[in-house]
RNA sequence: CCACGAAAAGGCACACCCGCCGUGAGGCGGGGCCGCAAAGCCACGGAACUCCAGGCGAGUCAGCCGGGCUACCGAAU
Repeated sequence: CCACGAAAAGGCACACCCGCCGUGAGGCGGGGCCGCAAAGCCACGGAACUCCAGGCGAGUCAGCCGGGCUACCGAAU
C1' cells in the first nucleotide's frame, strides 16, 4: 500500500411525523432510528418505479445488483 473488518472517535439515516417543491415516481429542510465500513459521489449496464400525447418518449431511484471515482480508523489475517 492492497485485500480485510475487531475496537474507538466521528459520520450517514429506513419506516413514520411536520413544512416546502413536483401531475407522479420522488426530492429538499427539521425530527426520528430500522439499519450501514463506503448507506460518500457518478444514472454507465441491468432490475424496480412514475408520467403521458404511448415513443425504444420523458423522468425517478446510488439504502436493489454490477461498474467507475474518492475516502476516516487499524485488532487479527

Model confidence (mean pLDDT): 85 of 100. A computed fold for a 77-nucleotide RNA from a Chloroflexota bacterium, annotated as c-di-GMP-I-GGC riboswitch aptamer. The sequence was found by an Rfam model in a public genome assembly. Taxonomically the source falls in Chloroflexota (Bacteria, Bacillati). It matches the Rfam family "c-di-GMP-I-GGC riboswitch aptamer". Its family is annotated with cyclic-di-GMP binding in the Gene Ontology.